[in-house]
Molecule: SAM riboswitch aptamer (S box leader)
Organism: Paenibacillus sp. FJAT-29882
């Protein structure tokens, strides 16, 4: 990079460097941000996907632990957007799905 499978309304911030935009992605909203955001580097936490450990009859299920590999630590994945359906006279509003992303583990 690509495919498959899961999961994405919880949780979890200090400090140091820089200095302007940032929040994937084209467009709307809405929010962070010179009281210093974004990133990045050091600590510190959260989670438990894979690993470790137990128990049951393999399979899988269910419980631990947090030394190991990842990932995470603003706001639901910030919300829409595409399609269905419900309610409305309209405007809009919620429901499901999908799409696209994010992580993870396996595969080419």
């Nucleotide at each position: 990079u690509u495919c498959u499978u899961a999961u994405c309304g919880a949780g979890a911030g200090a400090g140091g460097u820089u200095g302007a935009g940032a929040g994937a992605u084209a467009a709307g909203g809405c929010u962070c941000c010179a009281u210093g955001a974004c990133a990045c580097c050091u600590c510190a936490g959260c989670a438990a996907c894979c690993g470790c450990c137990g128990u049951c009859c393999u399979a899988g299920a269910c419980g631990g632990a947090a030394u190991g590999g990842u990932g995470c630590u603003a706001a639901a994945u910030c919300c829409u957007a595409c399609a269905a359906g419900u309610u409305g006279u309209a405007a809009a509003a919620c429901u499901u799905g999908a799409a696209a992303g994010a992580u993870a583990a396996g595969a080419a």